The prediction has a mean pLDDT of 77. The RNA shown here (SAM riboswitch aptamer (S box leader)) has 100 nucleotides and comes from a Candidatus Parcubacteria bacterium. Of the family's consensus pairs, 97% are formed in the model. Taxonomically the source falls in Candidatus Parcubacteria (Bacteria, Bacteria candidate phyla).

RNA sequence: AGACUAUCAAGAGUGUGGUGAGAGUUUUGGCUCGAUGACCCACCCGCAACCUGUCGAUUCGAUAAGGUGCGACAUCCAACCCGCAAGGGAAAGAUAAUUU
Numbered sequence: 001a002g003a004c005u006a007u008c009a010a011g012a013g014u015g016u017g018g019u020g021a022g023a024g025u026u027u028u029g030g031c032u033c034g035a036u037g038a039c040c041c042a043c044c045c046g047c048a049a050c051c052u053g054u055c056g057a058u059u060c061g062a063u064a065a066g067g068u069g070c071g072a073c074a075u076c077c078a079a080c081c082c083g084c085a086a087g088g089g090a091a092a093g094a095u096a097a098u099u100u
Base pairs, nucleotide, nucleotide: 001100002099003098005096006095007094008093013044015043016042017041018040022033023032024031027079028078029077030076045071046070047069049068050067051066052064053063054062055061056060075092080089081088082087
């Protein structure tokens, strides 16, 4: 980097320090956040999706907090397909496990 499986409208920070202009996945159109310092990095705090451990157990549930992950706005909304619309499906993306 690719493949495959599962989940993604829930939950959880204007915290401290640093940096200094963009950021929310890429493209397009919007919308929102941002020098009252966003994004990012480190620490602390918290959440609990996957794996691991323990206890029960047919699917599954509870629990610990170890490995990643996550903590504005539904994956921020829409774009492709079905549908008058509501809505649904798909694609793409993100996260985790397995595998090449």